Model confidence (mean pLDDT): 82 of 100. Predicted 3D model of a 578-nucleotide part of an RNA (large-subunit ribosomal RNA, domain I) from SAR202 cluster bacterium Casp-Chloro-G4. Lineage of the source: Bacteria > Bacillati > Chloroflexota > Dehalococcoidia > SAR202 cluster.

Context: one part of a larger RNA
């Protein structure tokens, strides 16, 4: 001062362990807000200072109605005391619900100040208290109401804005990406959506969403990269309503000898300055289509009754009234009632061993012997239980509140072919240029779709589209609007995993978005295990005390404030070296 042996210390590695995460499937559910949200500050316990949880001056609660059950008085907190026990938990309805906050009487450095009117308590008045109105825009009817809006929201959609880093091994078109990110807005879903589509000579038949088609055809300083569609198989499946032509009411205007106009048709009478007749607005009817459809007039056929501004004869004859018949409250008109039934949101039922044996601190283990099973998933209980507890498999249940469906009740609708020199079928719009966008598609041969500026049709003998253009041929009907479902997320509840197991698994297994850092905006942690059960060491001894050393206790205390207890590091004691 080295090795190496024991036996400590210090350390938290490993193993073991799981309350907590992660994904995935299934059901079911999905906006809240001026009837005051979300988020929050301050309260509120018998002893209650903190802090979580629960609640709101009614305040760890309060009233009803179910379910349950012998207990309860949350949790850290294992203690006192006092109580309650048709208590108490659970679940459904309701009532209260301080102050901030959209925050809305006014103000304002949130959770405070300060006020004005009416009402009521209070006072001899005053003061104070408590109830109610009093913010701003819209819109409607009016001068004083009613309605509505704001604000909040993780992920998902919709729409208007929209980078760069990056890749092209540099870099500019190109890519990253219509992505990140800003602002608007709606829903529980959003959006799309009923062919001016696609096809290819066959033909399909709204929209979404997977799965091939395919990394195909293509685009592309033809680099790097982008990247279809036709068809095909699935999930789901629902179509419909207007604008106009036509009739018609009401309103405004214009015209107008009763004529050659009207009063449903025909005949005779009678009457209209509007009861005629135009044009404009509003309502209501009808109407929705491409082998075109509808409307109108004509003629035919088809269940009954009937109405018409006045008489009389003779007919028509409804979309009015009945019968038949269909459909319906998510579109497509619209409400609500009853009745079943089945479901959520509490529960309840639910089989089957044995103090004999061995281990051991314990028996669920070994052994000996039984029994259930429509129940041998799992989880506890002093080691590894079908038959100990909770429970599973099976069946069973709701006063209230929701939800689904069926069924009535209610409400809606309802002729049919033909024929035409008649009328409609969505205009600054298709489309053309210029400029730019979007389509897998960078302008290119560039169709298709938006459109900022200019121009500008046809109208059914008509218009669009088939990838430049034109012919033939196919296909369809723009220039109005609506529409569940499959499909995106999140939540609850079940369940499942060759998912993690404390430097992992969610930033957080624990009081985490917490200490903490930062002017802010934001950043953002560390940190689980005693034991089967606290039996958590009564008592005596050193010592101030912290600790310990005896005694108990446990199976074990080298489980004593804690499993296990590697390794660096330090020590002690012997060996043996130098």
């Nucleotide at each position: 001062g080295g090795u190496c042996u024991a036996c400590g210390g210090u350390g938290g590695a490993u193993g073991c362990c799981u309350u907590g995460g992660g994904g995935c499937c299934a059901a079911g559910g999905g906006c809240c807000g001026a009837a005051g949200a979300a988020g929050g500050g301050c309260g509120c316990g018998g002893c209650a200072a903190g802090a979580c949880u629960g609640c709101g001056a009614a305040a760890a609660g309060c009233c009803u109605c179910g379910g349950u059950u012998a207990g309860c008085u949350g949790u850290c907190u294992g203690g006192c005391g006092a109580g309650c026990u048709u208590a108490g938990c659970c679940g459904g309805g309701g009532g209260u619900u301080c102050c901030c906050g959209a925050a809305u009487g006014g103000g304002g450095a949130a959770a405070c100040c300060c006020a004005u009117c009416c009402u009521g308590a209070g006072u001899c008045a005053u003061a104070u208290c408590a109830g109610g109105a009093u913010a701003u825009c819209c819109g409607c009817c009016u001068c004083g109401g009613c309605g509505g809006a704001a604000g909040g929201u993780a992920a998902g959609c919709g729409g208007g804005g929209g980078a760069a880093c990056u890749g092209a091994a540099a870099c500019a078109u190109c890519u990253a990406a219509g992505u990140a990110c800003c602002c608007c807005g709606a829903g529980g879903a959003a959006a799309a959506u009923a062919a001016a589509u696609c096809u290819a000579a066959c033909g399909a038949g709204a929209u979404u969403c997977c799965c091939c088609u395919a990394g195909u055809a293509g685009u592309g300083g033809c680099g790097a990269a982008c990247g279809a569609a036709c068809g095909g198989g699935g999930a789901a499946g629902a179509g419909c309503c207007u604008a106009a032509a036509c009739c018609u009411a009401u309103c405004g205007g214009g015209c107008u000898u009763a004529a050659c106009g009207g009063a449903c048709u025909g005949g005779g009478g009678u009457c209209c300055u509007a009861u005629g007749u135009c044009c404009g607005a509003u309502g209501g009817g009808g109407g929705u289509u491409g082998u075109a459809a509808c409307a109108c007039a004509c003629a035919c056929c088809u269940g009954c009754u009937u109405a018409a501004a006045c008489c009389c004869c003779a007919g028509u004859g409804a979309u009015a009234g009945c019968a038949a018949g269909g459909a319906g409250u998510a579109a497509g008109a619209a409400a609500c009632c009853u009745a079943a039934a089945u479901c959520u949101u509490a529960g309840c039922u639910g089989a089957a061993u044995g103090a004999a044996u061995c281990u051991g601190g314990a028996a669920a283990g070994a052994g000996c012997g039984a029994c259930c099973g429509c129940a041998g998933a799992g989880g506890g209980u002093g080691a590894u239980a079908g038959u100990c507890c909770c429970g599973u498999a099976g069946g069973u249940g709701a006063a209230a509140a929701g939800a689904u469906u069926u069924a009535g009740g209610c409400u809606c609708c309802u002729g049919g072919a033909g024929u035409g020199u008649u009328g409609u079928u969505g205009a600054g719009u298709a489309c053309c240029a210029c400029g730019g966008a979007a389509c897998a598609c960078g302008u290119g041969a560039a169709a298709u779709u938006c459109u900022g500026u200019g121009g500008g049709a046809a109208u059914c003998u008509g218009g669009g589209g088939g990838g430049a253009c034109c012919a033939c041929c196919c296909u369809c009907c723009a220039a109005g609007g609506c529409u569940a479902a499959a499909u995106a997320c999140c939540c609850u509840u079940g369940g499942c995993c060759a998912c993690c197991g404390a430097u992992a698994g969610u930033g957080a297994a624990c009081c985490a978005g917490u200490a903490c850092c930062g002017u802010g905006a934001g950043g953002g942690a560390a940190a689980g295990g005693u034991g089967a059960a606290a039996a958590g060491a009564a008592c005596c001894c050193c010592g101030g005390g912290a600790g310990g050393g005896g005694a108990g206790u446990g199976a074990a205390a080298u489980a004593g404030a804690c499993c296990u207890g590697a390794a660096a590091c330090c020590g002690u004691a012997g060996a043996c070296u130098u």